């Protein structure tokens, strides 16, 4: 150097769900109210595992201690699962995630 990972910038792809009713209002959008929905900005929750404490039993026969097993409590613990707080439900914008380019850092050598 090739190559890989992380982060940032940029380009491309990128789903779902009422163009529902009503007020502002005269078309639409935005905003408020009503009912109905979506999950892929963000946010919350949890399994196995692991760790620790308590109880009981066993090794083992009396004490201390150790180890193992079983049960119970606490900590930690992922997501595209789940909740639907936030956000969204024509277009636009946004959009997890994926791909390309460039740069920095780390690894590599």
């Nucleotide at each position: 150097a090739a190559c890989g990972a992380u982060u940032g910038u940029u380009c491309g792809g990128g789903a779902g769900a009422g163009c529902u009713c009503u007020u502002u209002a005269g078309a639409g959008a935005a905003a408020g109210g009503a009912c109905g929905c979506c999950g892929a900005a963000g946010g919350g929750g949890c399994a196995a595992g692991u760790u620790u404490c308590c109880u009981a039993u066993u090794u083992a026969a009396g004490c201390u201690g150790a180890a193992a097993u079983a049960g119970g409590g606490g900590g930690u613990g992922a997501a595209a699962c789940u909740c639907u707080c936030a956000g969204g439900c024509a277009a636009a914008a946004g959009g997890a995630c994926c791909g390309g380019a460039c740069a920095a850092u780390c690894g590599g050598g």
The prediction has a mean pLDDT of 83. Predicted 3D model of a 109-nucleotide RNA (Glycine riboswitch aptamer) from an Anaerolineae bacterium. Its Rfam family is "Glycine riboswitch aptamer". Rfam describes the family as follows. This family represents the bacterial glycine riboswitch. Taxonomically the source falls in Anaerolineae (Bacteria, Bacillati, Chloroflexota).